[in-house]
The RNA shown here (c-di-GMP-I-GGC riboswitch aptamer) has 91 nucleotides and comes from an uncultured Syntrophobacteraceae bacterium. It was read from a public genome assembly, where an Rfam model found it. The coordinates come from a structure-prediction model, not an experiment, and the mean pLDDT is 85.
RNA sequence: AACGAAAAAGGCAAACCAAUCGAAAGGUUGGGACGCAAAGCCUCCGGCCUACUUCUCGGAAGAGUGAGUUACGGCAGCGGGGCCGCCGUUG
Numbered sequence: 001a002a003c004g005a006a007a008a009a010g011g012c013a014a015a016c017c018a019a020u021c022g023a024a025a026g027g028u029u030g031g032g033a034c035g036c037a038a039a040g041c042c043u044c045c046g047g048c049c050u051a052c053u054u055c056u057c058g059g060a061a062g063a064g065u066g067a068g069u070u071a072c073g074g075c076a077g078c079g080g081g082g083c084c085g086c087c088g089u090u091g
Stems, first nucleotide, its partner, number of pairs: 001090004011036002016031006034077001040083003044080003047075003050071002052068003055064003
C1' cells in the first nucleotide's frame, strides 16, 4: 500500500420491549441480537423520511408515484466522499 478466504484478541448491535427527550421523522439509556471488517466519526454530494410552504384534485374531510437554493429537522445500519483505526494475508 492492496485485500478480507480462514482465524484470534475483541468490538458494534437491527427488529422488538422498557424508560426518557421530540410536534413528527427520530434520538438517548437499559434489555435484546438481525446483521456488520469500519455498523468508528463527519451531512460535503445524491437518495429517502418528517415537518412546513406551495401547486393539483376535492363541497369538505382528505389525497397526490406534484414542486420547493424552506428547516443551525432526521437517517452515517441507503449509496458516494472525507478523517481516523484493530486483527490477519499479500507485496